Predicted 3D model of RNase P RNA and transfer RNA as a complex of 448 nucleotides. Rfam match: Bacterial RNase P class A. By type it is a ribozyme. The prediction has a mean pLDDT of 75.
RNA sequence: CCAGACGGUCGGACGGUCGCUGCGGGGUGUGAGCCACGCAGAGGAAAGUCCGGGCUCCACGGAAACACGGUGCCGGAUAACCUCCGGCGGGGGCGACCCCAGGGAAAGUGCCACAGAAAACAAACCGCCCGCUGCGUUCGCGCCGCGGGCAAGGGUGAAACGGGGCGGUAAGAGCGCACCGCGGCCCCGGUAACGGGGCCGGCAGGGUAAACCCCACCGGGAGCAAGACCGAAUAGGGGCGAUGGCUUGGGCGUUUCCGCCCAUUCGCCCGGGUUGGUUGCACGAGGCGCAUGGUAACAUGCGUCCUAGAGGAAUGACCGUCUCGUGCCCUGACAAUCGGGCACGAACAGAACCCGGCUUACAGACCGUCUGGCGAC
RNA sequence: GGUCCGGUGGCAGAGUGGUGAUGCAGCGGACUGCAAAUCCGCGAAUGCCGGUUCAAUUCCGGCCCGGACCU
Numbered sequence: 001c002c003a004g005a006c007g008g009u010c011g012g013a014c015g016g017u018c019g020c021u022g023c024g025g026g027g028u029g030u031g032a033g034c035c036a037c038g039c040a041g042a043g044g045a046a047a048g049u050c051c052g053g054g055c056u057c058c059a060c061g062g063a064a065a066c067a068c069g070g071u072g073c074c075g076g077a078u079a080a081c082c083u084c085c086g087g088c089g090g091g092g093g094c095g096a097c098c099c100c101a102g103g104g105a106a107a108g109u110g111c112c113a114c115a116g117a118a119a120a121c122a123a124a125c126c127g128c129c130c131g132c133u134g135c136g137u138u139c140g141c142g143c144c145g146c147g148g149g150c151a152a153g154g155g156u157g158a159a160a161c162g163g164g165g166c167g168g169u170a171a172g173a174g175c176g177c178a179c180c181g182c183g184g185c186c187c188c189g190g191u192a193a194c195g196g197g198g199c200c201g202g203c204a205g206g207g208u209a210a211a212c213c214c215c216a217c218c219g220g221g222a223g224c225a226a227g228a229c230c231g232a233a234u235a236g237g238g239g240c241g242a243u244g245g246c247u248u249g250g251g252c253g254u255u256u257c258c259g260c261c262c263a264u265u266c267g268c269c270c271g272g273g274u275u276g277g278u279u280g281c282a283c284g285a286g287g288c289g290c291a292u293g294g295u296a297a298c299a300u301g302c303g304u305c306c307u308a309g310a311g312g313a314a315u316g317a318c319c320g321u322c323u324c325g326u327g328c329c330c331u332g333a334c335a336a337u338c339g340g341g342c343a344c345g346a347a348c349a350g351a352a353c354c355c356g357g358c359u360u361a362c363a364g365a366c367c368g369u370c371u372g373g374c375g376a377c
Numbered sequence: 378g379g380u381c382c383g384g385u386g387g388c389a390g391a392g393u394g395g396u397g398a399u400g401c402a403g404c405g406g407a408c409u410g411c412a413a414a415u416c417c418g419c420g421a422a423u424g425c426c427g428g429u430u431c432a433a434u435u436c437c438g439g440c441c442c443g444g445a446c447c448u
Stems, first nucleotide, its partner, number of pairs: 001373010012322007020041005026035003043348001047359002050357005055223004068219005073087005088102001089100004103214002108212002110208003125154002127150006134143003162180002165177003181203001182201008227279004237270006248263006286305008323346008378447007387401003395431001403419005424440005
């Protein structure tokens, strides 16, 4: 210098003019309000709403189990997690490094299309070998058929009942042997996952659990439009009292009379509740710095800071200077560099109860550590 | 703001992990004097990106789009 890996920071700056939201005190106005001033005013993702929690209400005597849903190597961190950190195993890369839903297929069930003999208690299409009969024969053998043996080779398939090698055999075959794989037992290291070694077994047990399922662990439901408080006018509900027993309606005592009760009237009180208002709602598992412990995630201690709270929803618009990038022009013999001028561009995006994560979007700039290659000393 | 559903030719609408139906519409042909109807034939699709699997419309994640409900 080129190519790359990982981690982190920022995500335009300054000034002016006109505005917006909240709060504070002030002036003015009878009041609603108006006026000027001061302070504060989006993000790394505020997004998706994909996980986890706080908070609130509902349900529930407690616990456990079943069902359903979720998670899934091991250890740790955390309020909790489908998160994070450190390891293990597997895969990729020359490497820095990256990726993995990574328990159980030896409890059981299901599925494995097409092709293929056979897709899983096994089986044999081509083929190889042995025997018999028949035919042919150049007497080596070849062909048809039947009986038997085999699974090495061919072929099918995504996948073919351990792998390839040597021996062995009529041909073959874990039939035998060594290595690799696999399983069991033991020893050593490690908290563990797991790793290393030894002995034994001749191979039994194909794949699929992001199919049902089994095992272990976790989970009650709903969500701030949750919920709480205040609360008119009008119209309902309930209670108490009063008036009237006149009218009307209903009920009871069989019916009439008569009596009782209720409603219809008025007053007071209580309760529910619509519109609306207030609250929940901004001090929190909070930010920053330092120290200590820990490989780290993180924890503890000390110091310091207060930092949006709208309610159809504010945090903006314009101008100037600067910064960065791109393009064009001038100077210049060309290129590079420098200087000057002009134009364009500067992302993704927008709090709505809060917090921890994940995922997704994002112009560009900067910093640190490391890897590979080339060159120079 | 919150909670849930869905996405398959131009339209509607089926689909057990193994070749994606069917109807309407469109195009071509037959029939007809010309059409309609009818008959025959044809083209055209799983929203996008990953993963699991031998194999994905289907199973699992993440985006995009559309719809419904709660004051």